The RNA shown here (transfer RNA) has 76 nucleotides and comes from a Clostridiales bacterium. It matches the Rfam family "tRNA". From the family's description: Transfer RNA (tRNA) molecules are approximately 80 nucleotides in length. Rfam links the family to the GO term triplet codon-amino acid adaptor activity.

RNA sequence: GCGCCGUUAGCUCAGUCGGUAGAGCACGUGACUUUUAAUCACGGGGCCAAGGGUUCAAAUCCCUUACGGCGUACCA
Numbered sequence: 001g002c003g004c005c006g007u008u009a010g011c012u013c014a015g016u017c018g019g020u021a022g023a024g025c026a027c028g029u030g031a032c033u034u035u036u037a038a039u040c041a042c043g044g045g046g047c048c049a050a051g052g053g054u055u056c057a058a059a060u061c062c063c064u065u066a067c068g069g070c071g072u073a074c075c076a
Stems, first nucleotide, its partner, number of pairs: 001072007010025004019056001027043005049065005
C1' cells in the first nucleotide's frame, strides 16, 4: 500500500427484510435485614465513530474519512 472485520448506554454486547434503540453488569431510589451483602421492585443513562448521499423514513443501503483488529506484500 491492498483486502476483510469491527466502531451502538460507564463496561461487555444484541439489533443484519430500512419503519421513531434493547439486554446483562455497573449506577440511583425503595422494600427486606440490627447493619452490610445477597434478593426483589422501580428508575436514570446512548441519536447509533465523523461527514455526505439515496429514501416519505437510515444504526441498518451507497460514498469518503478517522480509529482498532486480522490477513497479505507470493509466482511470472
The coordinates come from a structure-prediction model, not an experiment, and the mean pLDDT is 80.